A computed fold for a 1482-nucleotide RNA from an uncultured bacterium, annotated as small-subunit ribosomal RNA. It matches the Rfam family "Bacterial small subunit ribosomal RNA". RNAcentral holds the sequence, with entries from ENA and SILVA.
RNA sequence: AGAGUUUGAUCCUGGCUCAGAGUGAACGCUGGCGGCGUGCUUAACACAUGCAAGUCGAACGAGAACGGCUCUAGCUUGCUAGAGUGUCAGCUAAGUGGCGGACGGGUGAGUAAUGUAUAGUUAAUCUGCCCUUUAGAGGGGGAUAACAGUUGGAAACGACUGCUAAUACCCCAUACUCCUUCUUUAUUAAUUAAAGUUGGGAAACGUUUUUUCGCUAAAGGAUGAGACUAUAUGGUAUCAGGUAGUUGGUGGGGUAAGAGCCUACCAAGCCAAUGACGCCUAGCUGGUCUGAGAGGAUGAUCAGCCACACUGGAACUGAGACACGGUCCAGACUCCUACGGGAGGCAGCAGUGGGGAAUAUUGCACAAUGGGGGAAACCCUGAUGCAGCAACGCCGCGUGGAGGAUGACGCAUUUCGGUGUGCAAACUCCUUUUAUAUAGGAAGAUAAUGACGGUACUAUAUGAAUAAGCACCGGCUAACUCCGUGCCAGCAGCCGCGGUAAUACGGAGGGUGCAAGCGUUACUCGGAAUCACUGGGCGUAAAGCGCGCGCAGGCGGCCUUUUAAGUUGGAUGUGAAAGCCUACGGCUCAACCGUAGAACUGCAUCCAAAACUAUCAGGCUAGAGUGUGGGAGAGGAAGAUGGAAUUAGUUGUGUAGGGGUAAAAUCCGUAGAGAUAACUAGGAAUACCAAAAGCGAAGGCAAUCUUCUGGAACAUUACUGACGCUGAGGCGCGAAAGCGUGCGGAGCAAACAGGAUUAGAUACCCUGGUAGUCCACGCCCUAAACGAUGAAUGUUAGUCGUCGGGCAGCUAGUCUGUUCGGUGAUGCAGCUAACGCAUUAAACAUUCCGCCUGGGGAGUACGGUCGCAAGAUUAAAACUCAAAGGAAUAGACGGGGACCCGCACAAGUGGUGGAGCAUGUGGUUUAAUUCGAAGAUACGCGAAGAACCUUACCUAGCCUUGACAUAUGCAGAACCCUGGGGAGACCUGGGGGUGCCCGCAAGGGAGCUGCAACACAGGUGCUGCAUGGCUGUCGUCAGCUCGUGUCGUGAGAUGUUGGGUUAAGUCCCGCAACGAGCGCAACCCUUGCCUUUAGUUGCCAGCGGGUUAUGCCGGGCACUCUAGAGGGACUGCCGGUGACAAACCGGAGGAAGGCGGGGAUGACGUCAAGUCCUCAUGGCCCUUAUGCGUCGGGCUACACACAUGCUACAAUGGCCGGUACAAAGGGAAGCCAAGGAGCGAUCUGGAGCCAAUCCCAGAAAGCCGGUCGUAGUCCGGAUUGUUCUCUGCAACUCGAGAGCAUGAAGUCGGAAUCGCUAGUAAUCGCGGAUCAGCCACGCCGCGGUGAAUACGUUCCCGGGCCUUGUACACACCGCCCGUCACACCAUGGGAGUGGAGGAUACCCCAAGCAGGUUGCCUAACCGCAAGGAGGGCGCUUACCACGGUAUGCUUCAUGACUGGGGUGAAGUCGUAACAAGGAACC
Repeated sequence: AGAGUUUGAUCCUGGCUCAGAGUGAACGCUGGCGGCGUGCUUAACACAUGCAAGUCGAACGAGAACGGCUCUAGCUUGCUAGAGUGUCAGCUAAGUGGCGGACGGGUGAGUAAUGUAUAGUUAAUCUGCCCUUUAGAGGGGGAUAACAGUUGGAAACGACUGCUAAUACCCCAUACUCCUUCUUUAUUAAUUAAAGUUGGGAAACGUUUUUUCGCUAAAGGAUGAGACUAUAUGGUAUCAGGUAGUUGGUGGGGUAAGAGCCUACCAAGCCAAUGACGCCUAGCUGGUCUGAGAGGAUGAUCAGCCACACUGGAACUGAGACACGGUCCAGACUCCUACGGGAGGCAGCAGUGGGGAAUAUUGCACAAUGGGGGAAACCCUGAUGCAGCAACGCCGCGUGGAGGAUGACGCAUUUCGGUGUGCAAACUCCUUUUAUAUAGGAAGAUAAUGACGGUACUAUAUGAAUAAGCACCGGCUAACUCCGUGCCAGCAGCCGCGGUAAUACGGAGGGUGCAAGCGUUACUCGGAAUCACUGGGCGUAAAGCGCGCGCAGGCGGCCUUUUAAGUUGGAUGUGAAAGCCUACGGCUCAACCGUAGAACUGCAUCCAAAACUAUCAGGCUAGAGUGUGGGAGAGGAAGAUGGAAUUAGUUGUGUAGGGGUAAAAUCCGUAGAGAUAACUAGGAAUACCAAAAGCGAAGGCAAUCUUCUGGAACAUUACUGACGCUGAGGCGCGAAAGCGUGCGGAGCAAACAGGAUUAGAUACCCUGGUAGUCCACGCCCUAAACGAUGAAUGUUAGUCGUCGGGCAGCUAGUCUGUUCGGUGAUGCAGCUAACGCAUUAAACAUUCCGCCUGGGGAGUACGGUCGCAAGAUUAAAACUCAAAGGAAUAGACGGGGACCCGCACAAGUGGUGGAGCAUGUGGUUUAAUUCGAAGAUACGCGAAGAACCUUACCUAGCCUUGACAUAUGCAGAACCCUGGGGAGACCUGGGGGUGCCCGCAAGGGAGCUGCAACACAGGUGCUGCAUGGCUGUCGUCAGCUCGUGUCGUGAGAUGUUGGGUUAAGUCCCGCAACGAGCGCAACCCUUGCCUUUAGUUGCCAGCGGGUUAUGCCGGGCACUCUAGAGGGACUGCCGGUGACAAACCGGAGGAAGGCGGGGAUGACGUCAAGUCCUCAUGGCCCUUAUGCGUCGGGCUACACACAUGCUACAAUGGCCGGUACAAAGGGAAGCCAAGGAGCGAUCUGGAGCCAAUCCCAGAAAGCCGGUCGUAGUCCGGAUUGUUCUCUGCAACUCGAGAGCAUGAAGUCGGAAUCGCUAGUAAUCGCGGAUCAGCCACGCCGCGGUGAAUACGUUCCCGGGCCUUGUACACACCGCCCGUCACACCAUGGGAGUGGAGGAUACCCCAAGCAGGUUGCCUAACCGCAAGGAGGGCGCUUACCACGGUAUGCUUCAUGACUGGGGUGAAGUCGUAACAAGGAACC
């Protein structure tokens, strides 16, 4: 410090997610030790049991218990029992009294301020114990508990009578600087000080042997506490007004003390947009976590403050409480009860139940530190010190070290060679931290006292001995293979894996990371500049209010002063300790701890400075405003007036149509339309001018004239003197539609009606048509109210228009230049993600306002405000997704555009589709009908040939190292002849026979056969979506790319685009490109002309011979031909066009002319195209079978459908007779001549030929002659019968051919569709491969005869290039919207129902304080007494908790039904949007 994820790719915006650190954690797996810490975050839920606050006999009476002492009895002679003794200088239960139970300990419910933090004030206060100082302690008195007796009660607890003590209680005396009344003087903002004066107030000669200790008053200190002030300290405005003791004053009361703290009266204030009041949430802080910081989150442990103690209320005592382990009352709950009544409060330490994902022992000790009491000894102390439990956290240590390789075994993998585990193990040597055992043994304590403590630590012994796991391994993110599984099981933080070769699931081997831990989950900060102070944005991504005026607020020109609030510097105080940081030190180190420093960025006070902001005062004119002047303008309001047009009406002329559309119809019209002419009526809008023009704040404004009226610009420089800018709330204006009332209504026109279109058509189109549109008044207040661009000011290159005003110049114009203001175009710097903006900024700066923070849900719900309504405005959440989006790029696509090409269309010609048959396919059938091919690019395709074989399929019967390959052992040569069984495979016999090579021989070798065993063979089994190779197709289309350079942030672009041209990215020119490659073309084959060479098997012109006739023979190579080598054609020449180019057009010559014809040749790539059944091959599968061989069957089935063909339907023809002319091929298990036989298929025959020699081999159409005469025929030949021929082991399933007989459909073919542009189509025959034969009408070749047409590129199809739009990228066979149906989820409304909270009014008042009291009682004092003072009880009044009634409010839960929303597998209906999306969209 970043990374992943939107896309085909890119840049940006933007969310989601990850890597880091942390935790009082929990869960899963695992677990050796020690140190130091930490440990109910939930139910402030309920609690059994024990303990947590007592102590003082040196305050007091007393003596129950224990112990002493004395006596008595029994005796065991030191024990038991009894009695006595409180002067017993041990001690002590209970009681009186004192001090302490307000500390210590717990918890965080409440509390948004009566709290906390920081800084102050207290002259408005108190303070037990402690310290210092001063003074004092004189004289009296009456009770009471304990105790005893009586008595009530179950108990708790009382009642009465009697006795008694005190440091308990009371009275008197004395008393200062104490309190208090008044006077005088001084003084303050506010009443305090001094002097005098009135009244008042104290004590314990108590304790102790003594010293002490204790008591009272006053002053001071220390400590602690109370009160007040300022600032800071959550969310929410869908809480905007709140408040009656409320705000202030006066009198009185009250408190330790100020105060409406309380009360009576008076006044009407007080708080609030700088957020009052309300609601929700929450203890606050030092700190802690994170972060570079600023910040954000948090408030366990430790420390400070606060609050609370079952819930609510109340006071008492006291120095201190409205009191955790005190009291009273009420309530809920629990317990006891004799039913009458009582008891209790773990949010102390342990512990229990419960809740929960989850949090420990009913431990030891007061040894230390501290606290309470005491003079002290001492007692108490669940504070505390320790121990126990828990890997909960941090820190440290260990689980061994060295050697050991030819690299053991095992496991995993493998290309079978090996490789990994693995300088691992075993094995050898060594060590002993830890562990175990034994022994010793601290510090913590200054004399004594040690829970910890079987402590730490040390020594010795034993012996590698006791000690490694967890997560991960697709990317982010370090780490890879095998097996299993097969969109299943599962994984997943995000992207995403899994549908038979998963580095992503599960296991294994290996590896990576951390390590006594490792992962997961939850939460916080970070990354996130993703709320942006540091540090973001708003034209198109989310985001500028529709526009103006303007209160508050914020900001504000130049010069000179004042002050010192902000600001800056210095000083002082404070900022508790702990923590963080630094240094040093102590535990063996570290964690941890100690000491010191720094820091605590803050607050307050004082001093200083005066630049800036602010403030005070004075001035200035550049901002702003006013005055004056002449002009521009659809600026606004009202009124008046005009012409064109539409429509309607009346009248005339006139006759059959008009209107409307792509085409029609509805509609109007013979009752006279439409057309035309005249007149009349009425409403609305203002052609031309007219423009990127003008005006206005925006909305908006358009005939002409008049009246009223707003603003701006220019010029002038007279006046004012900062008067300014912005502007939350507020106020006003605000298109269209809509609403209300009333007019008006020509045209247009939602709704509606009809006609069309359509599958439908509630639309688009047409005919009508009502609101409305218009006017007046009043509402509504929204728009893509847009420049999608808030307002203001200043600065920053230009150029060209245009509108308004001014100035200057001359050449005086329809001129030029210049200036100010507006409005446009283009463009530099700069900015921008890009597009683009660019002095009219989206540049550079400043000020103010508004707004944004992922998409959807949703501008929706609820609530509020406004509105007559429609609705507007303000404005969420649950839930859901990992994207949504902007700009640009290159493709693809478009019922977008431009250009071009192709038998693409058109123009022609011949077919297919109809019939019969053949062949292939689908389907069906079957034991099997083997398999593959599937739009074009499957279907006479693989198959250039299924009767057996082929053959892969089926049935039956066989074989198991196998039909085939390699290797081992044994035997035999191989091989030949011949029986039996069987459908055959096969099974079982008989006989003969020894070869070849080396070697003298023995023997060995090669080859073959049989047997045996083990490796293995074999598979047309699966996967063409694991592959190679080969092939089809786009397409023989002209394209596809690269290097360097340049441009762009980038994807990419340029080149390759443009102007011409071509069959062509062919060539030329231009050009930030210059070159190059694969394609095109050429080079190759063939064909067309010529030359030359050669001349047999070819040829025969001339010469000779021969024949009825024939190159038949001699001879010759002239010609033809054959097959080698050359030539020839290149836009080379001429003319024209073109740009002096490329090229095109025409011509000449030429066999051939502009690529001469044909072929071979197929760029980058596309279709997961085809083929595992040609072959090869990974993986998987079968192995007495999915392998091998055999017989038979099937691939040839047949209601049907399709494809490709053949033959026809006839006279341009059929048939009969005669007759002419090819090319290219094939031939030895072959082609087969002549001759003969047969009607024929064919048979016989045997000559010739291994082929320019012989044979197949008669070419056919054609030509000549004849016949048929338009008919189901002398057309057509299917089908069937019968007789034959041939091939072949074998023609039944299932061959071909021949003869005779038979003679079906069919009379030119619907929609639709195919081929072909010249030696082509059409037509005619010939040959070949495969092959025994052939289902071949197929395929591949060959020649014969031999056309028609092309105006042209509008349209269909395909393609190329450029451009444009795009929401497509699986790329239009794309994407995608809404209703409906089903399932689930959250949510709104809802008759209501239930709970909670607080408010107001009233009722009721417990306990208690205060007030009253003529009831009752009464020791201290007064009084001789009566009585009084004082006190208590009771009663009563005010206040008041709980409770009750009523009203309205808030909130939660729930609710029949209902509304929309979201998400779901391949549902239904349409096709709204994206291309001109087929009606441009919104």